Predicted 3D model of a 73-nucleotide RNA (transfer RNA) from Trichonephila clavipes. Rfam family: tRNA. About the family: Transfer RNA (tRNA) molecules are approximately 80 nucleotides in length. Its mean pLDDT, the model's own confidence on a scale to 100, is 82. Taxonomically the source falls in Trichonephila (Eukaryota, Opisthokonta, Protostomia, Araneoidea). RNAcentral holds the sequence, with entries from ENA and Rfam.
RNA sequence: GUUCCUGUAGCACAAUAGGUAGCGCAUUGGUCUUCCAAUCCGAAGGUCGUGGUUUCGAAUCCCACCUGGGAUG
Numbered sequence: 001g002u003u004c005c006u007g008u009a010g011c012a013c014a015a016u017a018g019g020u021a022g023c024g025c026a027u028u029g030g031u032c033u034u035c036c037a038a039u040c041c042g043a044a045g046g047u048c049g050u051g052g053u054u055u056c057g058a059a060u061c062c063c064a065c066c067u068g069g070g071a072u073g
Stems, first nucleotide, its partner, number of pairs: 001072005007066001010025002013022001019056001027043004049065004
């Protein structure tokens, strides 16, 4: 240089053929207990890497760029 993949909550990951984002762990409030842990019931936390494009509607399609990784020379 060429080419492929990756980027979503504090962490690791889902989201089928576009219909408006969720599970686990962690954090936090309560429950239970003499107390702690565990259990159980809740809550908060996301401009879906960035900027544009298409669309009534984009995490998802298209383009460019950025981050990390692989292959090849």